[in-house]
Context: one part of a larger RNA
Molecule: large-subunit ribosomal RNA, domain IV
Organism: Pterocladiella luxurians
RNA sequence: UUAUAUUGAAGGAACUCAGCAAAUUAACUCUGUAAGUUCGCAAUAAAGAGAGCCAAAAUUUAUAUUUGGUAUAAAAAUAGAAAGCAACGACUGGUUAACAAAACCACAGGACUCUGCAAAUUAUUUAAAAUGUAUAGAGUCUGAUGCCUGCCCAGUGCCUAAAAGAGAAAAAAAUAAGUAGUAAGCUUAAAUUUGAAUUCUAGGUAAACGGCGGUUCUAACUAUAAGAAUCCUUAGGUAGCGAAAUUCAUUGACGGGUAAAUUCCGUCCUGCAUGAAAGGUUUAACGAUUGCUUUACUGUCUCCAAUAUAAAUUCG
Numbered sequence: 001u002u003a004u005a006u007u008g009a010a011g012g013a014a015c016u017c018a019g020c021a022a023a024u025u026a027a028c029u030c031u032g033u034a035a036g037u038u039c040g041c042a043a044u045a046a047a048g049a050g051a052g053c054c055a056a057a058a059u060u061u062a063u064a065u066u067u068g069g070u071a072u073a074a075a076a077a078u079a080g081a082a083a084g085c086a087a088c089g090a091c092u093g094g095u096u097a098a099c100a101a102a103a104c105c106a107c108a109g110g111a112c113u114c115u116g117c118a119a120a121u122u123a124u125u126u127a128a129a130a131u132g133u134a135u136a137g138a139g140u141c142u143g144a145u146g147c148c149u150g151c152c153c154a155g156u157g158c159c160u161a162a163a164a165g166a167g168a169a170a171a172a173a174a175u176a177a178g179u180a181g182u183a184a185g186c187u188u189a190a191a192u193u194u195g196a197a198u199u200c201u202a203g204g205u206a207a208a209c210g211g212c213g214g215u216u217c218u219a220a221c222u223a224u225a226a227g228a229a230u231c232c233u234u235a236g237g238u239a240g241c242g243a244a245a246u247u248c249a250u251u252g253a254c255g256g257g258u259a260a261a262u263u264c265c266g267u268c269c270u271g272c273a274u275g276a277a278a279g280g281u282u283u284a285a286c287g288a289u290u291g292c293u294u295u296a297c298u299g300u301c302u303c304c305a306a307u308a309u310a311a312a313u314u315c316g
Base pairs, nucleotide, nucleotide: 001311002310003309004308005307006306007305008304010302011301014300019297028050029049030048031047036041038144052070053069054068055067056066057065081295082294083293084292085291086290087289088287089286093105094104109142110141111140112139113138114137115136121128122127146281147280148279150212151211152210155209156208157205158204159203160202161201165199166198170194171193172192175189176188177187178186179185213231214230215229216228217227240274241271252268253267254266255265256264
């Protein structure tokens, strides 16, 4: 000096990206227990009290009760720190074997599409689907529950459609030419006729891929614009939420919390660039998740010190 432990005056997060690490708490008995809530929970909530040994007393089955005394008295070790606000994901579960356990995946629930069984689907085979049969099987999206899921079919895709147009090879073939020849046969060319999917056209379909405007003016203070006009569009963003895990300007504005807050919470809406199953918005419970605050606690720090053990280094 380093590592691992132990102890520490006064203060107690002033440390730091961050209470990281450490400390605190801890088992048992008794009391007591809030908001919220899907009435199950939350909950060991929180918060408090007790205990060993000796003697006496009364009731006595007593390890119980009371009083007094004694004094480390749950523990040699092992054994939750707690509370509040918010984000995300409902939950239990699974995941990057060896940097990531999460807000990712899955999930129950919801919806759409395909499939009538020699089923669809699995590239092919064996076969699976299935010794199943639409309350079944397969594919896709969403992701408990509660309240909901608006408008657009112009584009792309998909579905439907004995009419019309376009649409290949092939088949049939009048007729013409060649073959010595106005026959037959053979060869070549060929009007015309038949000819599918598809395309075109028409209709439907968004929990299919996707999309969901601009300008100008207007109310008797001002401001704002219920309203009016106009252009464009297939249709112009509804409910909800909103400086958000989305907000550039931005440390937005106001309020709360602090002596002091680019974080946090509530509200506003001027949404650069929210928005409804690539779901919208809530939500009790849950989480080695993320942000913020408080109590307790402490060598994290002010500011370091000592001790033990092990090693390194220097001298001998």